[in-house]
Context: one part of a larger RNA
RNA sequence: AGGAUAUUUGAGAGGAGUUGACCUUAGUACGAGAGGACCGGGUCGAACGCACCUCCGGUGCACCAGUUGUUCUGCCAAGGGCAUAGCUGGGUAGCCGCGUGCGGACGUGAUAAACGCUGAAGGCAUCUAAGCGUGAAGCACACCUCAAGAUGAGAUAUCCAUGGGCUUUGCCCGAGAGGUCACUUGCAGACUACAAGUUGAUAGGUCGUAGGUGUAAGCACAGUAAUGUGUUCAGCUGAACGAUACUAAUUGACCGAUCG
Repeated sequence: AGGAUAUUUGAGAGGAGUUGACCUUAGUACGAGAGGACCGGGUCGAACGCACCUCCGGUGCACCAGUUGUUCUGCCAAGGGCAUAGCUGGGUAGCCGCGUGCGGACGUGAUAAACGCUGAAGGCAUCUAAGCGUGAAGCACACCUCAAGAUGAGAUAUCCAUGGGCUUUGCCCGAGAGGUCACUUGCAGACUACAAGUUGAUAGGUCGUAGGUGUAAGCACAGUAAUGUGUUCAGCUGAACGAUACUAAUUGACCGAUCG
């Protein structure tokens, strides 16, 4: 010098930049009075922006219940299909706003208009000609984000290695660190990228819990019956949380330096 893995620098680019009312200073300065401040301190907002789903609310296409018509499961009962998701009442996660949290700032530097100091040309005067200051929501920083295709391709740490062949300014083969494909997938995602790898919780299943719905079926009892009551805050339950290798992440294939 080369090939990798991780951590980074920041040339540069983008975003943001708003503003009101009230209290106080103070009924003070000012003003005959009427009226009524600068400067400084504080409180609460509007609109806008970003993030999030604890609360409030919306959706929640199949989570629960009620219910109409019809058809089917031989009938009763209990259910399935269709009717806009049949209609209606609720509703988890997710997504969202009408909800919640936060933001604009403070400050530094150089300046604009403007205001000055010293000061000649021009014995005076003059902010200017030499020189030196003050000064803005603006400019450069500061705040947030991206960022080495910044081909000027940067930096740091660690890892890999000197094999063989040929027609030898080089080419080919095998193989290294490492990576890719494929397989499991998500709160990630246009595609890509990003997570996991049996030494495993990546997805499904199962178990438990939360949350939702609202007390299943069957049976018993009461009632002529519709129906009610008890068993039963039951039964059912998509996405949530926790646990558990039961199933599937298998077997494998490929790429990838080669010097001084």

A computed fold for a 260-nucleotide part of an RNA from a Clostridia bacterium, annotated as large-subunit ribosomal RNA, domain VI. Its mean pLDDT, the model's own confidence on a scale to 100, is 83. The organism belongs to Clostridia, within Bacteria. It matches the Rfam family "Bacterial large subunit ribosomal RNA".